[in-house]
Context: one part of a larger RNA
RNA sequence: AUGGGCAUAAAGUGUUUGUAGGUGACUUUUUAAGUCCGCCGUCAAAUCCCAGGGCUUAACCCUAGACAAGCAGUGGAAACUACCAAGCUGGAGUAUGAUAGGGGUAGAGGGAAUUUCUAGUGGAUCGGUAAAAUGUGUAAAGAUCAAAAAGAACACCAAUGGCGAAAGCACUCUGUUGGGCCAACGUUGAGACUAAGAGACGAAAGCUAGGGGAGCGAAUGAGAUUAGAUACCCUAGUAGUUCUAGCCGUAAAUGAUGGAAACUAGGCGUUGUGCGUAUUGACUCGUGCAGUGUUGUAGCUAACACGUUAAGUAUCCCGCCUGAGAAGUACGUUCGUAAGAAUGAAACUC
Repeated sequence: AUGGGCAUAAAGUGUUUGUAGGUGACUUUUUAAGUCCGCCGUCAAAUCCCAGGGCUUAACCCUAGACAAGCAGUGGAAACUACCAAGCUGGAGUAUGAUAGGGGUAGAGGGAAUUUCUAGUGGAUCGGUAAAAUGUGUAAAGAUCAAAAAGAACACCAAUGGCGAAAGCACUCUGUUGGGCCAACGUUGAGACUAAGAGACGAAAGCUAGGGGAGCGAAUGAGAUUAGAUACCCUAGUAGUUCUAGCCGUAAAUGAUGGAAACUAGGCGUUGUGCGUAUUGACUCGUGCAGUGUUGUAGCUAACACGUUAAGUAUCCCGCCUGAGAAGUACGUUCGUAAGAAUGAAACUC
């Protein structure tokens, strides 16, 4: 490389934009590069095949003939691919009118709770646990009440719900901004799909600099438990968690399921939107498009299961796998302040 695969056995890049490349709708015309057909040349000898002959046979040897893909030339064919030219609207884009949404970003505001602080009331414990103790408190705690400050997170609504490429996004309001869906059907006219390399985004933890620091809380101290207890439990508590500006680039980054478009029974929900029916109205009923669930037929699967949101039936493009360990290690290179990340073997063992 071929063949076979990638939900769970090895295997789908975390996600996305997009370059090269690969692939590409319908109709007509041109050319003849690919493709197909004919002819010709060449493809040393030997070998192979085949006919005849020679060694008593055979192996072997001699003579004659035949043979192929490929390559080159030449003459044709024009369905398909490609090219040329012209068109078309179903794919794709754009314009118009509506619409749902925790989509992003910046600013402003809010209440509950927690902790701290101040004043009052009050006067002995509080706290914690399976039980305790460390701890707290007559220097007045805990409890209760009033005022103040700070930081972080936003109960109920809330859903099998919504939005986003993914990571993710929820108190309220305002500015700004991206995308989607629906309707009617105007316009452009294949301008599409995928995507190596490359770019962008990318939870948490971690790093750099400067703010902030209520609660929680790695590390650490103390108390318990225990044979021990570097733990689980308790009491304190630093980094961190938060904000701003950068870096890091990884996760069981999961639907463990790459993207695109086509085809293939239904039933029951739910979100957005349109139409019809109905009503005073909200409901209801039927139906189309776009999501999101559940059950299930055919089919598929090793089974579990999947099943119009496919893991079914066929196509295009990319990524990846090839026994287990050694090993996501060593070495080298690139990136990073570092931590490390990316790329990524072999000996050897079974």